The part of an RNA shown here (small-subunit ribosomal RNA, 5' domain) has 530 nucleotides and comes from uncultured Halomonas sp. The RNAcentral record of the full RNA draws on ENA and SILVA. Lineage of the source: Bacteria > Pseudomonadati > Pseudomonadota > Gammaproteobacteria > Halomonas.
Context: one part of a larger RNA
RNA sequence: GAUUGAACGCUGGCGGCAGGCCUAACACAUGCAAGUCGAGCGGAAACGAAGAGGUGCUUGCACCUCUGGCGUCGAGCGGCGGACGGGUGAGUAAUGCUUGGGAAUAUGCCUUAUGGUGGGGGACAACAGUUGGAAACGACUGCUAAUACCGCAUGAUGUCUACGGACCAAAGUGGGGGACCUUCGGGCCUCACGCCAUAAGAUUAGCCCAAGUGGGAUUAGCUAGUUGGUGAGGUAAUGGCUCACCAAGGCGACGAUCCCUAGCUGGUUUGAGAGGAUGAUCAGCCACAUCGGGACUGAGACACGGCCCGAACUCCUACGGGAGGCAGCAGUGGGGAAUAUUGGACAAUGGGGGGAACCCUGAUCCAGCCAUGCCGCGUGUGUGAAGAAGGCCCUCGGGUUGUAAAGCACUUUCAGCGAGGAAGAACGCCUAGCGGUUAAUACCCGCUAGGAAAGACAUCACUCGCAGAAGAAGCACCGGCUAACUCCGUGCCAGCAGCCGCGGUAAUACGGAGGGUGCAAGCGUUAAUC
Numbered sequence: 001g002a003u004u005g006a007a008c009g010c011u012g013g014c015g016g017c018a019g020g021c022c023u024a025a026c027a028c029a030u031g032c033a034a035g036u037c038g039a040g041c042g043g044a045a046a047c048g049a050a051g052a053g054g055u056g057c058u059u060g061c062a063c064c065u066c067u068g069g070c071g072u073c074g075a076g077c078g079g080c081g082g083a084c085g086g087g088u089g090a091g092u093a094a095u096g097c098u099u100g101g102g103a104a105u106a107u108g109c110c111u112u113a114u115g116g117u118g119g120g121g122g123a124c125a126a127c128a129g130u131u132g133g134a135a136a137c138g139a140c141u142g143c144u145a146a147u148a149c150c151g152c153a154u155g156a157u158g159u160c161u162a163c164g165g166a167c168c169a170a171a172g173u174g175g176g177g178g179a180c181c182u183u184c185g186g187g188c189c190u191c192a193c194g195c196c197a198u199a200a201g202a203u204u205a206g207c208c209c210a211a212g213u214g215g216g217a218u219u220a221g222c223u224a225g226u227u228g229g230u231g232a233g234g235u236a237a238u239g240g241c242u243c244a245c246c247a248a249g250g251c252g253a254c255g256a257u258c259c260c261u262a263g264c265u266g267g268u269u270u271g272a273g274a275g276g277a278u279g280a281u282c283a284g285c286c287a288c289a290u291c292g293g294g295a296c297u298g299a300g301a302c303a304c305g306g307c308c309c310g311a312a313c314u315c316c317u318a319c320g321g322g323a324g325g326c327a328g329c330a331g332u333g334g335g336g337a338a339u340a341u342u343g344g345a346c347a348a349u350g351g352g353g354g355g356a357a358c359c360c361u362g363a364u365c366c367a368g369c370c371a372u373g374c375c376g377c378g379u380g381u382g383u384g385a386a387g388a389a390g391g392c393c394c395u396c397g398g399g400u401u402g403u404a405a406a407g408c409a410c411u412u413u414c415a416g417c418g419a420g421g422a423a424g425a426a427c428g429c430c431u432a433g434c435g436g437u438u439a440a441u442a443c444c445c446g447c448u449a450g451g452a453a454a455g456a457c458a459u460c461a462c463u464c465g466c467a468g469a470a471g472a473a474g475c476a477c478c479g480g481c482u483a484a485c486u487c488c489g490u491g492c493c494a495g496c497a498g499c500c501g502c503g504g505u506a507a508u509a510c511g512g513a514g515g516g517u518g519c520a521a522g523c524g525u526u527a528a529u530c
Base pairs, nucleotide, nucleotide: 001530002529003528004527006526007525008524009523010522013377014376015375016374017373018372019370020369021335026333027332028331030330031329032328035080036079037078040077041076043073044072047071048070050067051066052065053064054063055062056061087288088287089286096213097212098211099210100209101208102207105205106204110201111200112199113198114197115196116195117194118152120150121149127142128141129140130139131138132137158167159166160165172193173192174191175190176189177188180187181186214260215259216258221251222250223249226248227247228246229245230244231243232242233241263285264284265283266282267278268277269276270275290311291310292309293308294307313324314323315322316321341367343366344365345364349363350361351360352359353358380410381409382408383407390401391400392399393398414471416466417465418464419463420462424457429451430450431449432448433447434446435445436444474519475518476517477516478515479500480499481498485514486513487512488511489510495502496501
């Protein structure tokens, strides 16, 4: 000199953009953070509409009852999603990361293609009844549906194969409808969304190899599933991954093993560079979810807001037994020099579910707080010598503060008040026309045109008007390094200090004042890196 996720002291007008627990991976009150689908199913607890019946009677209103057929929908069965998104950096010096290669793999949703979607069965919730428990939560009996579950059939370009063969699947729902059939439910046709099998793609994920990726030798030897082979098991897959047997190997001064420290990278910072330091925000990868262990489900987890066991802690209890996990967003206590609101909205972007409308989304977008940083703007402009008064200095002549002020003439950024006022809104929905599909001018899909509604931010940005210089300057330093000097007080005292050093009676070095210098909504100090 540059830099910072900074802190502290003094001071503080506005805006834009960013950033904001570096410490206790300490403990957490409360609320929210993952749901959705009725176009899979049986249904109807709640609300509403309609119809029917009844009662009251202010004769068209109030109340009651019934009707899943209608809008919808609590709880339940079922599907998809809770493996993403969000947080943290404890562990990890290599099972990680970075770069470059590789073969023995899987892949829900998505895309393309081929073929299929036939015919049956038995349950379990919900519900009803009985019953246990303080609660959490159950037990028994009975009824029932499905895109839940299980056989049968059909099967190959699929799997296995001794090449003869053997084996394996599925589910329907909704819209519309001319003939034909009908047990009046529908069949049937068609469209859409599904379902099953296979092949390919895309994406994602798992695995292997090499090189690089901290410190310590005051750590020199380490290793028994250890190193390799054969066979078997296991896995989606290679492999001591696991096991049986056999061999005795494998690693190491090119630093094994052990100890300490540490998430890695793109980057960031400094530097002319080489290099050094660092890994906040943003992005990629990894690991973790109170601590330790385990598997289940699933395309995917050994799963932050899932399950089981053990441990510590907290809470409830009728003492028999139960409940919990903020390193999600806010917030609380604690720790600390130190780090924010128990805010708004799904309007946009994205995600989950759904055919869609839509619902959910503390992701996200916004707002609030903080000079924490960077950037921009303002705190007036011109004129004004009697060089006013006052202050300070003085050789008492004067000098300086100083065009500074006052005065005169202007301007009105920003802040304030008032008025106007975009963009962020595209999609989707409704209507009409055309085209595709089709037996069909239904339905559905696509294109075009028109229409209605939809903004948290927002009293926004921006523009115009109003008034008046009006509301807006401090901090550090002045011995040398280092830009900037005098007076008074003090008297090796009080004190200063980054280094050299100042102070013992004229201190440009201490304290105050006047003046000056440097930065400026900041300025200094401390800490840290180069």